[in-house]
Context: one part of a larger RNA
RNA sequence: UUAGGCGUAAAGUGUUUAUAGGUGGCUUUUUAAGUUCACUAUCAAAUUUCAGGGCUUAACCUUGGAUAAGUGGUGAAAAUUGUUAAGUUCAAGUACGAUAAGGGUAGGGAAAAUUUUCGGUGGAGCGGUGAAAUGUGUAGAGAUCGUAAAGAACACCUACAACGAAAGCACUUUGCUAGGCUGACACUGACAUUGAGAGCCGAAAGCUAGGGGAGCGAAUGGGAUUAGAUACCCUAGUAGUGCUAGCCAUAAAUGAUGAAUAUUAGGCACUGUUCGUAUCGACCUAUGCAGUGUUGUAGUUAAUGUGUUAAGUAUCCCACCUGGGGAGUACAUUCAUAAGACUAAAACUC
Numbered sequence: 001u002u003a004g005g006c007g008u009a010a011a012g013u014g015u016u017u018a019u020a021g022g023u024g025g026c027u028u029u030u031u032a033a034g035u036u037c038a039c040u041a042u043c044a045a046a047u048u049u050c051a052g053g054g055c056u057u058a059a060c061c062u063u064g065g066a067u068a069a070g071u072g073g074u075g076a077a078a079a080u081u082g083u084u085a086a087g088u089u090c091a092a093g094u095a096c097g098a099u100a101a102g103g104g105u106a107g108g109g110a111a112a113a114u115u116u117u118c119g120g121u122g123g124a125g126c127g128g129u130g131a132a133a134u135g136u137g138u139a140g141a142g143a144u145c146g147u148a149a150a151g152a153a154c155a156c157c158u159a160c161a162a163c164g165a166a167a168g169c170a171c172u173u174u175g176c177u178a179g180g181c182u183g184a185c186a187c188u189g190a191c192a193u194u195g196a197g198a199g200c201c202g203a204a205a206g207c208u209a210g211g212g213g214a215g216c217g218a219a220u221g222g223g224a225u226u227a228g229a230u231a232c233c234c235u236a237g238u239a240g241u242g243c244u245a246g247c248c249a250u251a252a253a254u255g256a257u258g259a260a261u262a263u264u265a266g267g268c269a270c271u272g273u274u275c276g277u278a279u280c281g282a283c284c285u286a287u288g289c290a291g292u293g294u295u296g297u298a299g300u301u302a303a304u305g306u307g308u309u310a311a312g313u314a315u316c317c318c319a320c321c322u323g324g325g326g327a328g329u330a331c332a333u334u335c336a337u338a339a340g341a342c343u344a345a346a347a348c349u350c
Base pairs, nucleotide, nucleotide: 004321005320007304008303012318014201016199017198021194022193023192025088026087027086028085031082033081034080035077036076037075038074039073040072041071042070048066049065050064051063052062053061054060092188093187094186096183097182099180103177104176105175106174107173108172109171114150115149116148118146119145120144121143125136126135163168206247207246208245209244210243215241216240220236221235222234223233258317260315261314262313263312266295267294268293269292270291271290272289273288299306300305323350324349325348332343334341335340
């Protein structure tokens, strides 16, 4: 390398868009590039092999014939792949009608809680823990009532639910806006699929500049615990967490399961929608499509499990794997303000 693999043993890129390339519905038609067949040329000699010959035999020497794949030429075939031309509607898409939703983004508004400010009442503790102490309070705390401000997060509803490519997304309302599903069936007519390289997006932490800072809280101080305690517990508390603009590009970025298509038992539950039936209406019952779960047959699997949302049966394209450590490290290129990221070895050792 091939074969073989990739949920959990090594292995699916974090996600998506899309270029080159690969692969590609149905029906006729053209051609003959791939393909197949026939003939032919070539495929040095030696070697190999077959039939002979020569050394007393053999090894050895020698004469004549034979041999595949490949490549070239000529001719033929037309199922299949390609090619040419024309069509078709089931894939795909556009338009139309309806619909569900925490999809995105910008603005407005509300309530509870917390902390703080001011004022009233009141008068000794409060707070904290396994127990304490640090801390805080007669300069009036804690408690309670009223008032004002600030920042952050949105209880119940909430679900086994919804939406989104993933990251993610939930108080309420308005504007703008993307996508999905479904129906009828009008139009286009294979316009598809995958996707190296490339681009967009990408939690948290971190970085730069500005403004913000209630609560929480790395670092840090103090109090405990302990043999010690650079911890767990307590009391304080900076960065940060929140916003605007710009970087960073990583996560157990997980379904540890790449994308697409076809196909192969059911049962139960839920979401959206369609049709029928029913009704005052909501339910209910039955059907199709799209999704989300659960259980399970065949099959599959080393087992666990999976099982129409496959890890079954097939096609097609991409990424990746090849004993453990050394190491996702060194060096080097590229990228980044940096932190670091991407690509990525070897010696040695078991």